[in-house]
A computed fold for a 508-nucleotide part of an RNA from a Pseudomonadota bacterium, annotated as large-subunit ribosomal RNA, domain I. The full RNA is in RNAcentral, with records from ENA. Taxonomically the source falls in Pseudomonadota (Bacteria, Pseudomonadati).
Context: one part of a larger RNA
RNA sequence: UGCAUGUGGUGGAUGCCUUGGCGAUUACAGGCGAUGAAGGACGCGGCAGCCUGCGAUAAGCCUCGGGGAGCCGGCAAACAGGCUUAGAUCCGGGGAUGUCCGAAUGGGGAAACCCGGCCCGCAAGGGUCACGCUCCGCUGAAUCCAUAGGCGGGGACGAGCGAACCUCCCGAACUGAAACAUCUCAGUAGGGAGAGGAAGAGAAAUCAACCGAGAUUCCGAAAGUAGUGGCGAGCGAAAUCGGAGCAGCCUGCAACCUUUAGCCGUCGUCUUAGCGGAACGGUCUGGAAAGUCCGGCCAUAGUGGGUGAUAGCCCCGUACGCGAAAAGACAGCGGUGGAACUAGGGUUGCGAGAAGUAGGGCGGGACACGUGAAAUCCUGUCCGAAGAUGGGGGGACCAUCCUCCAAGGCUAAAUACUCGUAAUCGACCGAUAGUGAACCAGUACCGUGAGGGAAAGGCGAAAAGAACCCCGGGAGGGGAGUGAAACAGAACCUGAAACCGCAUGCAU
Numbered sequence: 001u002g003c004a005u006g007u008g009g010u011g012g013a014u015g016c017c018u019u020g021g022c023g024a025u026u027a028c029a030g031g032c033g034a035u036g037a038a039g040g041a042c043g044c045g046g047c048a049g050c051c052u053g054c055g056a057u058a059a060g061c062c063u064c065g066g067g068g069a070g071c072c073g074g075c076a077a078a079c080a081g082g083c084u085u086a087g088a089u090c091c092g093g094g095g096a097u098g099u100c101c102g103a104a105u106g107g108g109g110a111a112a113c114c115c116g117g118c119c120c121g122c123a124a125g126g127g128u129c130a131c132g133c134u135c136c137g138c139u140g141a142a143u144c145c146a147u148a149g150g151c152g153g154g155g156a157c158g159a160g161c162g163a164a165c166c167u168c169c170c171g172a173a174c175u176g177a178a179a180c181a182u183c184u185c186a187g188u189a190g191g192g193a194g195a196g197g198a199a200g201a202g203a204a205a206u207c208a209a210c211c212g213a214g215a216u217u218c219c220g221a222a223a224g225u226a227g228u229g230g231c232g233a234g235c236g237a238a239a240u241c242g243g244a245g246c247a248g249c250c251u252g253c254a255a256c257c258u259u260u261a262g263c264c265g266u267c268g269u270c271u272u273a274g275c276g277g278a279a280c281g282g283u284c285u286g287g288a289a290a291g292u293c294c295g296g297c298c299a300u301a302g303u304g305g306g307u308g309a310u311a312g313c314c315c316c317g318u319a320c321g322c323g324a325a326a327a328g329a330c331a332g333c334g335g336u337g338g339a340a341c342u343a344g345g346g347u348u349g350c351g352a353g354a355a356g357u358a359g360g361g362c363g364g365g366a367c368a369c370g371u372g373a374a375a376u377c378c379u380g381u382c383c384g385a386a387g388a389u390g391g392g393g394g395g396a397c398c399a400u401c402c403u404c405c406a407a408g409g410c411u412a413a414a415u416a417c418u419c420g421u422a423a424u425c426g427a428c429c430g431a432u433a434g435u436g437a438a439c440c441a442g443u444a445c446c447g448u449g450a451g452g453g454a455a456a457g458g459c460g461a462a463a464a465g466a467a468c469c470c471c472g473g474g475a476g477g478g479g480a481g482u483g484a485a486a487c488a489g490a491a492c493c494u495g496a497a498a499c500c501g502c503a504u505g506c507a508u
Stems, first nucleotide, its partner, number of pairs: 001507009015493001016458002020429002022426007029418002031161002039101003042055003046079001049075003061095006070083003106115003116129005131158002133155007165196001166194005176183001180230001206213002217244005227235002248410003252350008262336005268330005274322003280295003284291001296313002298302001304316003359383008369395001390405005445452002465492001468479004
C1' cells in the first nucleotide's frame, strides 16, 4: 500500500409521516371606495424582538345574544401584577374609537413629511377648505333677445382598487406555406376605455321556397359538407333537425278604469354564534392496549379525527332533532302610496310612426367568402330617393311570385368566469415532489432599475431536555440520573452510497 472481515466517523439517500399544496363538485357570494378603499408607514403590551390583533379609547371600548370555568393571542416559558358564577377569557350580531400616507382632495412634496387660510374654543383641541359633473340662484359678451362664459350655493353623483369572465377601440411578430411577397399565425398576444354579476344579443325591412317557420342566447347534429383559397398552406359556413331555456314590450295628446314600484308592519324559510345527541368491562403481552382471549351493549350514529400500537360503545364528533336579542337575504299577507307637469298597468279615440337616411360612385373594412359573376352589413369621401298606390330582401341583374317594414328604444332565463366563503371528494403530490413559498417567502439575497428570486419539515407517549461528580480554558467527553429505547441528547426518527479511520488476518 492492496484485499478481506469486523467496528466506527462523515454524509443525508431511502422508508414511514404531514401542518402545505394540486385538481374537482355543490351551494353561497360576486364587489370595496370621499361615511376615505385596496395597500402601507408609525405606534399600542409591566419588562417586548418578530408575527397576529388593534389605533392616542390602540392584543382593545360599549351593547345585544351564545357559552359556562377558567383566563390575561403565538414564537414562549419564567417573574411581577390582574380579571372571573354580580358569568370573565372565548364565539357571533350591532355600534364607538380609528394617528399618518395612499384616489388623497387646503397648498406643496423626494408617500407616511413640510407650510397654510377661515370658523368655534381662555387653552388644550375640534371643524372646514381639491377637481369634474349635475341642479339651483345671481351675473353676463361679441350681438337686440339669447347663448357661451363668470361667481356663489346644494348634492353619500364621479374619481381609486379588484382574479377571471364581458363589450368596444388600437393591434403585432416569431411561425406555417418545407424559401417568400397575397395568405397564415390572428383580430391571437399585447395596449387602452368601460360595465355587470354576468356582459353582449334580442322581438324580423329574419329565414324559407310556392310548403312553411316565427325574438335572442347556448349545446348536439347538419359538416370538415357547401364554399373559399399564390384553388398552395390553409380557412370554413348556413338552412334544417334534436335539445337547454322561453316573454314580450315602449313612444305624443285626451278621456275613463285600475293598481304597481317604493316604504312600514307581520308571519315563514335561510345565513351570520350555538344546543341535545346511543352504547364496555375483564384477561394476557407490553413502557403504554385501541392488539389477544372471554363475556356484553348501541346503531336514523360502523363518515372522519384524536387518545402511549389497530377503539362503533374513552374524547371530539357523526345520524337525527332543536336554536337567534341583533343584522341581512328571499317569499307571502296586511297597511300606505290616488301627489305637483313628471310612478306603473288596462281600454277607447285621435295622432305620430324615424332623411343627408336608404341607395349610388370612389377607397377600405366585416361577412367561412382573398373583387370575384359578389349579393348582404359598416363607412372615409362625393352625390342622393320614395313616402304604404310606398319601400327592403329572396347571393350579379330583370320580370313574376313570396316575404318582411330600416334609418328610435327596453327586455328575465338558458351561457361565460372564480379574487373569495362553506361543505365534500380524489386509481393527485408527499419535502429535489406538491404552489416560488408545509418553516415568519415574494422573505433572505442579487440588480441603478424594470425585475430576478432561493435554501430551510420530523427528539420523545410525555421534556421526564440530563440534578450532582470527574477531565478540559472552552468545545467536547466520561460517570450518575430520566426514558421502552439516549447508537432517541437537542448538529436529536430511520440513517444507504461516495469519502475517511481503527482492529485483526492475508499479500507485498